The RNA shown here (TPP riboswitch aptamer (THI element)) has 110 nucleotides and comes from bacterium HR29. Its Rfam family is "TPP riboswitch aptamer (THI element)". From the family's description: Vitamin B(1) in its active form thiamin pyrophosphate (TPP) is an essential coenzyme that is synthesised by coupling of pyrimidine and thiazole moieties in bacteria. The coordinates come from a structure-prediction model, not an experiment, and the mean pLDDT is 75.

[in-house]
RNA sequence: UUGGCAGGCUAGGGGUGCCCGAAUCGAAGGGCUGAGAGCUGGGUCCUUCCCAGCAACCCUCGGAACCUGAUCCGGGUAAUGCCGGCGGAGGGAAGCCUAUGCACGACCCC
Numbered sequence: 001u002u003g004g005c006a007g008g009c010u011a012g013g014g015g016u017g018c019c020c021g022a023a024u025c026g027a028a029g030g031g032c033u034g035a036g037a038g039c040u041g042g043g044u045c046c047u048u049c050c051c052a053g054c055a056a057c058c059c060u061c062g063g064a065a066c067c068u069g070a071u072c073c074g075g076g077u078a079a080u081g082c083c084g085g086c087g088g089a090g091g092g093a094a095g096c097c098u099a100u101g102c103a104c105g106a107c108c109c110c
Base pairs, nucleotide, nucleotide: 001106002105003104004102005101007097008096009095010094011060012059013058014057017032018031019030020029038054039053040052041051042050043049066091067090068089072085073084074083075082
């Protein structure tokens, strides 16, 4: 001098489950795992399901955030993607800044 990484800004992507809860349905409330299981509004056969907005959290191609496979398989639990497999399977949302950060690389000079 120039790269890389971390980081930052803007924009975007994603999920929101299981169980208990008056004799029953539901709610308040509570329990389990987790980074996150939330609030509001609308539609709906007001069971349920779907959509939108906001908040938090996570993730953005070095992509296991998340989805499909899946009404899957094994284990375990009060129950549940709770754990592992599936998974060297498929899909999946990017631009810029960085002389401040780094036991990093390359080149040049002394």